[in-house]
Predicted 3D model of a 103-nucleotide RNA (c-di-GMP-I-GGC riboswitch aptamer) from a Bacillota bacterium. The source organism's lineage runs through Bacteria, Bacillati and Bacillota. It matches the Rfam family "c-di-GMP-I-GGC riboswitch aptamer". Rfam links the family to the GO term cyclic-di-GMP binding. Its mean pLDDT, the model's own confidence on a scale to 100, is 86.
Order: sequence, then structure tokens, then C1' cells
RNA sequence: CUCGAUAAAGGCAAACCUGCCGAAAGGCAGGGACGCAAAGCCUCGGAUCUACGAGUGGGUGACGCCUUGGGCGAAAGCCGCUACGAUGGCCGGGCUGCCGAAA
Repeated sequence: CUCGAUAAAGGCAAACCUGCCGAAAGGCAGGGACGCAAAGCCUCGGAUCUACGAGUGGGUGACGCCUUGGGCGAAAGCCGCUACGAUGGCCGGGCUGCCGAAA
């Protein structure tokens, strides 16, 4: 250095519950432990989740305009798509780090 034990000392904390924040995904705090040797930090690549606002596509279409034949334009609501959102305890990457049996 790799590695990781029926070791020692300590650490973190899933589900669930309560409160708060958020449109949502989800987050924070307290309780609680399924797990974790980086389940410490970054959030760079991928993946996944969300879609209020913003952007965009669709059909519908109040209403408006006209040469009244119909044609043209078109708001809200509706259905999609898209991260500027989220996870990072989904995978990879970068940085840092406690302990020391066996190999």
C1' cells in the first nucleotide's frame, strides 16, 4: 500500500412516528435502527424522481378581426415534453480519513 475480522474505541442512521419548510420530488429537527469501512465531503458523468413557476408541443377554444362565403388570429382551463429542482443510503469519478487480526 492492497485488504477488512465473531477485534477494540468511537461514528453515521433506512423504514416508521411527530413538528416545520416545499407546488411536488424531497429536505431540516427530534425520536427510532434496516443497514454502512468512507452511509465523511464535492455533486463532475450516468441513472432515477418531480413539473408550481418558466420554456415548449398538441388538440379544444371564450373572444376578436375581415371581403359574411367562410377564413384568419387567439386568452384561460386541459394533455404532454423539458431541469433552472431533487436523490447521492442507485452506479461510476474526485478529495480527505479512524482502527489493525489474517492474507
The sequence was found by an Rfam model in a public genome assembly.